[in-house]
Context: one part of a larger RNA
RNA sequence: GACGAACGCUUGCGGCGUGGAUAAGGCAUGCAAGUCGCGCGACAGACAAACUUCGGUUUGUUAUGGAGCGGCGAACGGGUGAGUAACACGUGAAUAAUCUAGCCCUACAUUCCGGAUAAUUGAUCGAAAGGUCUUGUAAUACGGGGGAGGAUCGUUUUCUGGCAUCAGAGAACGAAGGAACGAGCAAUCGGUAACGAUUUCUCGGUGCAGGGAUGAGUUCGCGGACUAUCAGGUAGUUGGUGGGGUAACGGCCUACCAAGCCUACGACGGGUAGCUGGUCUGAGAGGAUGGUCAGCCACAUUGGGACUGAGACACUGCCCAGACUCCUACGGGAGGCUGCAGUCGAGAAUCUUGGGCAAUGCACGAAAGUGUGACCCAGCGACGCCGCGUGAAGGAUGAAGGCCCUUCGGGUCGCAAACUUCUUUUACGGGAGAAGAAACAAUGACGGUAUCCCGUGAAUAAGCCACGGCUAACUACGUGCCAGCAGCCGCGGUAAUACGUAGGUGGCAAGCGUUGUCC
Numbered sequence: 001g002a003c004g005a006a007c008g009c010u011u012g013c014g015g016c017g018u019g020g021a022u023a024a025g026g027c028a029u030g031c032a033a034g035u036c037g038c039g040c041g042a043c044a045g046a047c048a049a050a051c052u053u054c055g056g057u058u059u060g061u062u063a064u065g066g067a068g069c070g071g072c073g074a075a076c077g078g079g080u081g082a083g084u085a086a087c088a089c090g091u092g093a094a095u096a097a098u099c100u101a102g103c104c105c106u107a108c109a110u111u112c113c114g115g116a117u118a119a120u121u122g123a124u125c126g127a128a129a130g131g132u133c134u135u136g137u138a139a140u141a142c143g144g145g146g147g148a149g150g151a152u153c154g155u156u157u158u159c160u161g162g163c164a165u166c167a168g169a170g171a172a173c174g175a176a177g178g179a180a181c182g183a184g185c186a187a188u189c190g191g192u193a194a195c196g197a198u199u200u201c202u203c204g205g206u207g208c209a210g211g212g213a214u215g216a217g218u219u220c221g222c223g224g225a226c227u228a229u230c231a232g233g234u235a236g237u238u239g240g241u242g243g244g245g246u247a248a249c250g251g252c253c254u255a256c257c258a259a260g261c262c263u264a265c266g267a268c269g270g271g272u273a274g275c276u277g278g279u280c281u282g283a284g285a286g287g288a289u290g291g292u293c294a295g296c297c298a299c300a301u302u303g304g305g306a307c308u309g310a311g312a313c314a315c316u317g318c319c320c321a322g323a324c325u326c327c328u329a330c331g332g333g334a335g336g337c338u339g340c341a342g343u344c345g346a347g348a349a350u351c352u353u354g355g356g357c358a359a360u361g362c363a364c365g366a367a368a369g370u371g372u373g374a375c376c377c378a379g380c381g382a383c384g385c386c387g388c389g390u391g392a393a394g395g396a397u398g399a400a401g402g403c404c405c406u407u408c409g410g411g412u413c414g415c416a417a418a419c420u421u422c423u424u425u426u427a428c429g430g431g432a433g434a435a436g437a438a439a440c441a442a443u444g445a446c447g448g449u450a451u452c453c454c455g456u457g458a459a460u461a462a463g464c465c466a467c468g469g470c471u472a473a474c475u476a477c478g479u480g481c482c483a484g485c486a487g488c489c490g491c492g493g494u495a496a497u498a499c500g501u502a503g504g505u506g507g508c509a510a511g512c513g514u515u516g517u518c519c
Base pairs, nucleotide, nucleotide: 001518002517003516005515006514007513008512009511012388013387014386015385016384017383018381019380025344026343027342029341030340031339034072035071036070039069040068043065044064045062046061047060048059049058050057051056079299080298081297089223090222091221092220093219094218095217098216099215103212104211105210106209108207109206110205111145112144113143114142122133123132124131125130152175153174154173155172156171157170158169159168160167161166181204182203183202184201186199187198188197189196190195226270227269232262233261234260237259238258239257240256241255242254243253244252274296275295276294277293278289279288280287281286301322302321303320304319305318324335325334326333327332352378354377355376356375360374361372362371363370364369391422392421393420394419401413402412403411404410427456428455429454430453431452432451436446463508464507465506466505467504468489469488470487474503475502476501477500478499484491485490
């Protein structure tokens, strides 16, 4: 000098930051991922028309509602640092060994059929969680046919290029493989009408292909810790061939063959640790560190596994096993805060079970919009940094009082107080009142906040540590090697500037000291 600090004493205000470092210990409760009716069929509601026995029925419209099928999202965002000494990270390359949903561009296409199933109805089992049977319907759900330029694969072949495997362009033959529709304006036709059908166009989707962008996988060079009181380690081990597997290279896996491979330039083992941009310190070199913010990685009660998907081996998905907790009718079930709050525990120690989607972003949607503990705000904590205030001018008989000295005169607190004259930052009361909102209008949680104006009245506001030397600042009394102090040297045994108190003084100041850690 610094700190995510803690402790002691003290405490007026504001702005901006920041706040579970220990038990990756256990968790009550609420919320943290939904959305789409322009994919679908029902139901309920509302509205309209027709009929009506005036009870209602039928038809249609509408996405207003809760479910279901279906699509997209849920792999992002948010948390934590347990593990990891490793291509985990940083940096530079490689991918001629790869994939990439949504987005953008280019172009072509979007045809004909089918069978189910959830919802629903009825029945039924179970304490519940949850099932079973029956009935029954749709789709951009599922299946089949046609089509097939290009792409893919196989065989043959031509040219060009490279970096070894090879890559690119082209030709011939063959093989397998693709789609889904929805909404709207207008016109025409049908219909009494509601409305239906067709056509063109527009918008959105779907399929194949080519490209872009983005994201990701994989590989390599170099770099950044400790330990030799760890010296040998290794059998899928090292390499090859065949096969499998992957988006992709590869002992990644497998069969066979060979006997290799790493190591004193530290293998193997052990302990420790997320890495980086940065941060602190320092003139620098360096040393220490990795909280907040940003990038990457890893993890999600412990261990294992796959499914779905463009993407996961998936924090609030699934299955199995373990520990733990809860419910139970004892047969069986349910759960996972290292999300935001909050609670217990351990601890020197770390906050509200707050408001809002107004902004920024993200998901879905054609849009309106909906959701969002991301985020924006507010609350708490002097935890930090910065700013402001606690008054200003005049005022001597140097008042009283305290302390000290004493020749009893005095010195000091002290231009301090009182007193006089002002001011009103701040405080309190009253009034006005934003920007942040883009896009004509509407839309602001913060917030009646910031800010401005008026009024009241010096009013609402100072402490902490030290005073032997280092080190700025001294006397008195008490104590008497006691009580105590202390960072080091050292003080204290009767005149203690070193203990305790008082007066005075010095330093810093809404803080001041102490402790811890780093330079």
The part of an RNA shown here (small-subunit ribosomal RNA, 5' domain) has 519 nucleotides and comes from an uncultured bacterium. RNAcentral holds the full RNA, with entries from ENA, Greengenes and SILVA.